This is a predicted structure of a 250-nucleotide part of an RNA (large-subunit ribosomal RNA, domain VI) from Archaeoglobus sp. Its Rfam family is "Archaeal large subunit ribosomal RNA". Rfam 15.1 lists 2,955 matches to the family in 1,139 species. The organism belongs to Archaeoglobus, within Archaea. The RNAcentral record of the full RNA draws on ENA.
[in-house]
Context: one part of a larger RNA
RNA sequence: UGUCCGGACGGCUGAGGGGAGGGAGGCUCUAGUACGAGAGGAACGAGCCUCCGGCGCCACUGGUUUACCGGUUGUCUGGCAGGGCAUUGCCGGGCAGCUACGUGCCAGUGGCUAAAGGCUGAAAGCAUCUAAGCCUGAAGCCACCCCCGAAAAGAGCCGUCCUUAAGGGCUCCGGUAAAAGACCGGGUUGAUAGGACCGGGGUGUAAGCGGCAAGCUUCGGCGAGCCGUUCAGCCCGCGGUCACUAAUCG
Numbered sequence: 001u002g003u004c005c006g007g008a009c010g011g012c013u014g015a016g017g018g019g020a021g022g023g024a025g026g027c028u029c030u031a032g033u034a035c036g037a038g039a040g041g042a043a044c045g046a047g048c049c050u051c052c053g054g055c056g057c058c059a060c061u062g063g064u065u066u067a068c069c070g071g072u073u074g075u076c077u078g079g080c081a082g083g084g085c086a087u088u089g090c091c092g093g094g095c096a097g098c099u100a101c102g103u104g105c106c107a108g109u110g111g112c113u114a115a116a117g118g119c120u121g122a123a124a125g126c127a128u129c130u131a132a133g134c135c136u137g138a139a140g141c142c143a144c145c146c147c148c149g150a151a152a153a154g155a156g157c158c159g160u161c162c163u164u165a166a167g168g169g170c171u172c173c174g175g176u177a178a179a180a181g182a183c184c185g186g187g188u189u190g191a192u193a194g195g196a197c198c199g200g201g202g203u204g205u206a207a208g209c210g211g212c213a214a215g216c217u218u219c220g221g222c223g224a225g226c227c228g229u230u231c232a233g234c235c236c237g238c239g240g241u242c243a244c245u246a247a248u249c250g
Base pairs, nucleotide, nucleotide: 006162007161008160009159010158011157012156016148017147018146019145022052023051024050025049026048027047028046029045035040053106054105055104056103057102061100062099063098064097068093069092070091071090072089073086074085075084076083077082095237108144109143110142111141112140116136117135118134119133170250171187172186173185174184175183192246193245194244195242196241197240198239199238200236201235202234203233208229209228210227211226212225215222216221
């Protein structure tokens, strides 16, 4: 742009298209059975497990975690406290997120056939799976499963709304989204983001003060470290509550 020379929003139908409905191995039962003189030794079917591959997820486990917390070395900041730099200085932990080494799923059945095996059966009094007809028969094809899909020109259907309004866009606050667009949520009739508080979580017990203390001492004190205050302090991409801030007005 088209789909009736009205416009929208929401929901469908399903022509058609796409899909990994995946692959391999081992063990057990069947069964020491059928078969076989014996030696040996199956299958149909059923169950369990493993590996490879595919799609998804993060409750668990592991990894990462230059958000974060702590320890510590050298040096600088006059001392303390708090920090800077040294690969994040090094080291010990670590939520969310992202992930695999973690975890869930990847049945089966029916229909139609191929090669092939057959039935009936003439041409050709026989024979013959084939000429007419019929039965079986694959990891194959089709359907059941998942996804896309009214531009399917045979351009579909249903519901609701609107006639300068419905609806959409701009704009603003954001993220289950994201290269830009797009997409999704929210805009005071509001919990959308920030903040505060509560909960949950990470570190692991802050500073200051008090007490103890190996020892040192110029006898005034100094003092690594330990204990208490302190399950502290610091911090959070998580959950909830509250309009305090910003989504005003248009």